[in-house]
C1' cells in the first nucleotide's frame, strides 16, 4: 500500500428498519447478630461525519481505531 473482519454500558456479548437489552461490575435498599448468599431498585452505551428512509444499532459512502492475510 491492497483486501477481509470488527467497533453497542466499566468488562463479556445480544438486538436481520419501528419501544437499546442480558450477565458480571458499581450504588442504594431488604434479608442476617456481623459477613457472605439470595431478593428488589437505580446509574450508565450504539467510534466520528454525511447519505437513503416516514423511521437507522441495522442499509450506503468517507474517515478514525483495532485485528488478520498478501505485498
Nucleotide at each position: 500500500g491492497u483486501g477481509g473482519c470488527c467497533g453497542u454500558a466499566g468488562c463479556u456479548c445480544a438486538a436481520u428498519g419501528g419501544g437499546a437489552g442480558a450477565g458480571c461490575c458499581g450504588u442504594g435498599g431488604g434479608u442476617u447478630g456481623u459477613g457472605g448468599u439470595c431478593c428488589c431498585a437505580c446509574u450508565g452505551g450504539u467510534g466520528u461525519c454525511g447519505g437513503u428512509u416516514c423511521g437507522a444499532u441495522u442499509c450506503c459512502g468517507a474517515c478514525c481505531g483495532g485485528u488478520c492475510a498478501c505485498c
Background:
Model confidence (mean pLDDT): 81 of 100. Predicted 3D model of a 71-nucleotide RNA (transfer RNA) from Ideonella flava. The RNAcentral record of the sequence draws on ENA. Rfam family: tRNA. Rfam classes the family as a transfer RNA.